[in-house]
RNA sequence: GCGGGGCGCCCCUAGGGUUCCGCAGCCGAUCCGGCUGGCCUGGUCCGAGAGGGGAGGCGGCGCCGCAGUGUUGCGGGGCCGUUCCACGGCGGGAGAAAAGCCCGGGAGGC
Numbered sequence: 001g002c003g004g005g006g007c008g009c010c011c012c013u014a015g016g017g018u019u020c021c022g023c024a025g026c027c028g029a030u031c032c033g034g035c036u037g038g039c040c041u042g043g044u045c046c047g048a049g050a051g052g053g054g055a056g057g058c059g060g061c062g063c064c065g066c067a068g069u070g071u072u073g074c075g076g077g078g079c080c081g082u083u084c085c086a087c088g089g090c091g092g093g094a095g096a097a098a099a100g101c102c103c104g105g106g107a108g109g110c
Base pairs, nucleotide, nucleotide: 007056009054010053011052012051015046016045020043021042022040023037024036025035026034027033028032057082058081059080060079061078063076064075065074066073067072085105087108091103092102093101
């Protein structure tokens, strides 16, 4: 200097806003409904590369079963690995809206 890879998903949490529910206030014709409020604890909902957990995928090793019997093919589950490190804007985007979500292990810094 070149090339390939260092995996995605699910559950939860930090956190997030306010579509719905609830709650609060006001109004009405008071059965009920309307308006306002997230500077309303909450439920639904969104939710981490640098937070937690789970199974899987991928790679390696060899074992068992069936078929074939020359190489081999199909299936099963077992063990090991998938490390370490990780400061980080502004701005933009989506859904009702916002965010540690996405742009992004980015720009930048060391």